Description
The prediction has a mean pLDDT of 82. A computed fold for a 72-nucleotide RNA from Candidatus Levybacteria bacterium RIFCSPLOWO2_01_FULL_39_10, annotated as transfer RNA.
RNA sequence: GUGGAUGUAGUUCAAAAGCAGAACGCCUGGUUGUGGUCCAGGAGGCAGCGGGAGCGUUACCCGUCAUCCACC
Numbered sequence: 001g002u003g004g005a006u007g008u009a010g011u012u013c014a015a016a017a018g019c020a021g022a023a024c025g026c027c028u029g030g031u032u033g034u035g036g037u038c039c040a041g042g043a044g045g046c047a048g049c050g051g052g053a054g055c056g057u058u059a060c061c062c063g064u065c066a067u068c069c070a071c072c
Base pairs, nucleotide, nucleotide: 001071002070003069004068005067006066007065010024011023012022013021018055026042027041028040029039030038048064049063050062051061052060
């Protein structure tokens, strides 16, 4: 340089146009002599960034950035 994949909560990942979710972690309470386990509740993301199409986008299109893979 060329082609491709990925980017969503602190972490690992779903959702594939119609109110952004789960698990683990974190906080509070219950249980326990303490801790852990278990149970109940809670906080936390305008979706890498910018633009476009669309009534409406995390999702489709274009650009750009980062990481990874292959080729040269």

It matches the Rfam family "tRNA". The family's RNA type in Rfam is transfer RNA. Lineage of the source: Bacteria > Bacteria candidate phyla > Candidatus Levyibacteriota.